[in-house]
C1' cells in the first nucleotide's frame, strides 16, 4: 500500500433485508441451610468504535476515520 472479516453490558457472543436492543457467565439482593456450595427467585448494568449523511425514525442503509485479525503485494 489492495482486499476480506472484526468492533453491542465487566467478559464471552446473539441480533434485526430500518421501528428504538437480549442471552450465558459475572455481579448485587432474596428465599433455603447450623453454615457454606451448588441449584431456584429477583434486580442493577449500554452514548451499539468515533463523526457526519439519508430518513419521520439508524446497532441496522452510505461516507470518511480508528483499532484489532487474515490473505495479497
Nucleotide at each position: 500500500g489492495a482486499c476480506g472479516g472484526a468492533g453491542u453490558a465487566g467478559c464471552u457472543c446473539a441480533g434485526u433485508c430500518g421501528g428504538u436492543a437480549g442471552a450465558g457467565c459475572a455481579c448485587g439482593g432474596g428465599a433455603c441451610u447450623c453454615a457454606u456450595a451448588a441449584g431456584c427467585c429477583c434486580g442493577g448494568g449500554g452514548u451499539c468504535g468515533u463523526g457526519g449523511g439519508u430518513u419521520c425514525a439508524a446497532u441496522c442503509c452510505c461516507c470518511a476515520c480508528c483499532u484489532c485479525c487474515g490473505u495479497c503485494a
A computed fold for a 73-nucleotide RNA from Candidatus Zambryskibacteria bacterium RIFCSPHIGHO2_01_FULL_43_25, annotated as transfer RNA. The RNAcentral record of the sequence draws on ENA. Its Rfam family is "tRNA". Its family is annotated with triplet codon-amino acid adaptor activity in the Gene Ontology. The coordinates come from a structure-prediction model, not an experiment, and the mean pLDDT is 82.